[in-house]
Order: sequence, then C1' cells, then structure tokens
RNA sequence: GGGAAGACGAUCGCGGCCCGGAAUGCCGGGCUGAGGAAAGUCCGAACACGACAGGACACGGUGGUGGGUAACGCCCACCGGCCCCCCCGGUCGCGGGGUCAGGGAAAGUGCCACAGAAAACAGACCGCCUACGGAGGCCGCUUUUCGGCCUCCCGGCAAGGGUGAAAAGGUGCGGUAAGAGCGCACCGCCCGGCUGGUGACAGUCGGGGCACGGUAAACCCCACCGCGUGCAAGCGCAAGCAGUCCCCGGUGAACACUGUUCACGUCCGUGGUCCGCGGAUCUGAUUCGUCAGCAGGGGACGGGUCGCGUGCUCGAGGCCGUCGGCAACGGCGGUCCGAGAGAAAUGAUCGUCAGCGGCAGCACGCCGCCGGACAGAAUUCGGCUUAUUCCCACCA
RNA sequence: GUCCGUGUAGCUCAAUUGGAUAGAGCGUCGGCCUCCGAAGCCGAAGGUUGCAGGUUCGAGUCCUGCCACGGACG
Repeated sequence: GGGAAGACGAUCGCGGCCCGGAAUGCCGGGCUGAGGAAAGUCCGAACACGACAGGACACGGUGGUGGGUAACGCCCACCGGCCCCCCCGGUCGCGGGGUCAGGGAAAGUGCCACAGAAAACAGACCGCCUACGGAGGCCGCUUUUCGGCCUCCCGGCAAGGGUGAAAAGGUGCGGUAAGAGCGCACCGCCCGGCUGGUGACAGUCGGGGCACGGUAAACCCCACCGCGUGCAAGCGCAAGCAGUCCCCGGUGAACACUGUUCACGUCCGUGGUCCGCGGAUCUGAUUCGUCAGCAGGGGACGGGUCGCGUGCUCGAGGCCGUCGGCAACGGCGGUCCGAGAGAAAUGAUCGUCAGCGGCAGCACGCCGCCGGACAGAAUUCGGCUUAUUCCCACCA
Repeated sequence: GUCCGUGUAGCUCAAUUGGAUAGAGCGUCGGCCUCCGAAGCCGAAGGUUGCAGGUUCGAGUCCUGCCACGGACG
C1' cells in the first nucleotide's frame, strides 16, 4: 500500500413487511434483519426552514499543474525539492521506492536568543600586506653618508582561522604589496530567445551584474471558495391553558372629497456591520396643551403541551458485462430491491462445510486462521482520521 | 446533534504571547534552636510540561492527530 470480514441445517427467542385463519388482544406460513470502520464529528453535500436567500466588508478555509467528482480540505496522473536503493565502474546517467503544511521574502512590518568583530543599508577578535610619512631599537660599513632587519603608529584587505543553525555565492586557475568575480572556466542567480509539453516545467542558445541572508504551521500580500441553522431540521393531527405588568409605538407634500400616492423618519426581517429589498406605521376624543388605545417589537413574572402520525428509506444505489481513458472515473446494456427501531429488535446452543496459510502430497490427510480482534444502525450519501484480526506485495 | 474550556513537582497555581538551568506557596527530608514538641530560620531533593508526530537553530508556548476530565445549548 492492497484484499477479505463467507455459508448450510436443527432447536429455542426477538423486530419489520406480505399472505391465510380468527372473538380486538391470537395462531400459522413466506421473505428479511447492524460495519469496514456503524466510531471521532474532522470536511463536503442532498434535503428542510428562514418575506428577496442579493452585493460589499469583516471572519473563516484551501494553496505546484492538469484532470475526476454533486461537491470537498477528498481521489488520480504528472512536475519539482529532499532522502534511500539499484545499475554503471571512477563517474555520463537509467530505473525504482518514500516523503513534502510544494503560491509570494524585490508590497510592507516583525523576529534571528546565547556565542561572535559583525545577523541584513549587517563587519575586524586572531590574522595577511605595508609603498609614502612618523617614533624607537639593533646590525653592517669607513667618521659622515648609505643600506638591511624588527616593533609600534598611519594605511590596505575580507582570501585564511575562530564563534554560530546560518557570516557579503561555491570549486579551480590566474592576478595582486597582500587580497577580493578583480579576470577566466564550470555550477548557481537574473534577463531574453528557440524547441517540446494543455500546463506546472524540461532542454538548449545568447547576454549580464556577480548579487539584496533565513523565517510566512510570524503578521501579511496574491489566487480561489464559503448565507445561517440543522431530522432534536421540518410538516400535519389530537389535547390543553391564563394571563398580568412595564417601555417604544411619527412627520411633510400633492391630488381628491375622507381615501390614494410619494418622500423622509422610526420599528421588524437573514450569524456580525453597511447598502439594497420586503412588511408595518392605525383608531377615538380633544379645552389643540394633549389623553386613551390597536398592529408590531422589546423586557419581567406566571400557566399549558413534553401524545400520535409523517419526515423514515428507490438512492449522486448495488452487482454483472462491454466501450472510452495511463489512472481516478465516465458512457451503454442487463439485473436486483435486502434494517427502519421508537428507549430502542437483529440473539444463544449444537453440528457440518467453504475460503486462506503451512507441512506432506497423485488424490486423500494433518495443523493453524474465523465466528476471533476492534466493536452496534437512529435522515442519507462521498471522503478523511483513529481502533483492530487474517492474507498478499514492497521498502527500511 | 452542535459549541467551548482544562491537562505543568505529592497538592494548589505561575511562566515576558518562541530564547538561559521551567518557578512560587503548601507538603516531604535534613540541620539549627529547645529538657522535648510547636512556631521560626537555613538548606536539599522532587518535572519524559496528558500521549505521538511535525514547523523552527531552538517549542510548556505554534500546527496536526489521539486520550482523559469538565461545562453550555438543543
């Protein structure tokens, strides 16, 4: 990394569907009944509800390229980096396996402790050289003069050493007072062209300054994706009660004869904010100051219902064959229907095989493995991750 | 079904939001003091930071998976 998780019969005990007989409760018969992970709830959806389900921001997720898929953070193929093996026989390369959290450091801002001279607009501890000039000392010579050597200052260097995870590209040759891409060759880096490829990229040619360190599972930038809540979602039936109090709860204009339209404001509606969109904005009285209420919204206290049905299993479904494709997967044809509980059923015992591995071996036979480990459906699928039994292959 | 938090010495908790040898109090052991004990003072021991892997020069801290415990809504 891949495959598998099998049956038959008997006895007793359970759930569902169908059929038959019955006095409702019951009896008989047929078919069927928990996994590769049903698990974790890590992702994606189907479906349902939310009076616009739209847009933007915030927030979150993914990250080489191309394909698959309903979709995904999944799967397949390819490219690239790193590691290992093999081959070759002294280094030109072919093949295989594993792993990667694989976009951007020249958009910006951070961080790189200790050690070290110096950690990025980044340097001189030990050292190497030392022309001119200055100071001191020694020696040679022939008194002067002159010459040589040493040390220090001034000056040059970043090649060598030290420190460190990492130190101003690497190796080699030349050059230099000593050095340095200072120059050259190869590698590396940048720019451009050509060829191959859907592409990531690969190869090749030309030119260039030899440079702008590392870190993004640091903030961030770029590209793409994302409405929310979830079957305890929802839909229906039956039954039952009990409401009380507090707060908010508009204005202007036009037309018309009492109603309509428009604008602004307020409130409500989707996870947060804004925009958009939709809904509501009413009645009576008036001494014209206002008062009392309605729709709607918010808050405090209190009461009733935790019953039944549905959702609930025909699916992006399984199996077989064939075609296309490197593959994942898709098309076509045929065939099958195999849990649907409602406090939660699917079990126990006995016997006999099948399948796999080993020994023996014509067959037969013997031993082991499996009814064992991990472990039980609760709306349903596609994956990931974790737990574990047996077998096969590859690598270490 | 969904959403959070915690795990560090025997116990209760810290740890500059990545940088030295992971600290403090209580407890334990030893010593001083006292006739003895308590109190007090001094010192010492005690740590795979729940487990495994990864990023990084370096991880208690950042990321992933697993385990255990606790809580909220429905």
This is a predicted complex of two RNAs, RNase P RNA and transfer RNA, with 470 nucleotides together. It holds a member of the Rfam family "Bacterial RNase P class A". By type it is a ribozyme. The prediction has a mean pLDDT of 75.